[in-house]
Molecule: TPP riboswitch aptamer (THI element)
Organism: Marinimicrobium sp.
């Protein structure tokens, strides 16, 4: 000097589905971090999220519920501050 990982600060991205109660409101259930919470979850990415997709296979009352596709394509961030690895340059021994 400082990847990376931690604090922080101010910004942005995203998703919100099945079933049932006659329908909307509303309310119960599944699964999930999160099913309009002022919550969660992500910011350069091998998994937030989208496209492919009204896909394929398996489950399930039923679902984008589980896997596959998928090391695919896209996809939103800079700053500060500690600072171990690392590397550099001075001194002494």
């Nucleotide at each position: 000097a400082u990847a990376g990982u931690c604090u922080u600060g101010u910004c942005g991205g995203g998703g919100u589905g099945c079933u049932u109660g006659a329908u909307a409101u509303c309310a119960a259930g599944c699964u999930g971090a999160g099913a309009g919470a002022u919550a969660c979850c992500c910011g350069u990415a091998u998994a937030a999220c989208c496209u492919g997709a009204u896909c394929c296979g398996g489950u399930u009352a039923g679902u984008a519920c589980c896997g596959g596709c998928g090391u695919a394509g896209g996809g939103a961030a800079c700053g500060a501050g500690c600072g171990c690895a690392u590397c550099g340059a001075g001194u002494u021994u």